[in-house]
Molecule: SAM riboswitch aptamer (S box leader)
Organism: Cytobacillus eiseniae
RNA sequence: UUCUUAUCAAGAGAGGUCGAGGGACUGGCCCGAUGACACCUCGGCAACGGACAUUACUGUACCGUGCCAAAUCCAGCAAGCAUGUCUUGAUAGAUAAGAA
Numbered sequence: 001u002u003c004u005u006a007u008c009a010a011g012a013g014a015g016g017u018c019g020a021g022g023g024a025c026u027g028g029c030c031c032g033a034u035g036a037c038a039c040c041u042c043g044g045c046a047a048c049g050g051a052c053a054u055u056a057c058u059g060u061a062c063c064g065u066g067c068c069a070a071a072u073c074c075a076g077c078a079a080g081c082a083u084g085u086c087u088u089g090a091u092a093g094a095u096a097a098g099a100a
Base pairs, nucleotide, nucleotide: 001100002099003098004097005096006095007094008093013042014041015040016039017038021031022030023029025076026075027074028073043068044067045066048064049063050062051060052059053058072092077089078088079087080086081084
């Protein structure tokens, strides 16, 4: 990097450094000098894999990850009829586990 499977409306922030963009892409809509984003420290959330306990269900949160504005922020493509602030499915994306 690609493929497969599963999940994605729940949950979880303080301090410091830096200084202008950031929220994957496009459109919208938001966040941002009352300092965003990023990085560091500490803290927390969750429970995908491992470990441990259990006959099992399940639990713990020790290890490997992940995450801590907004539903994956909303939509993008298609179908349906109830014709809209609609529903459903796909695509794209993210994460985990496995494989090449």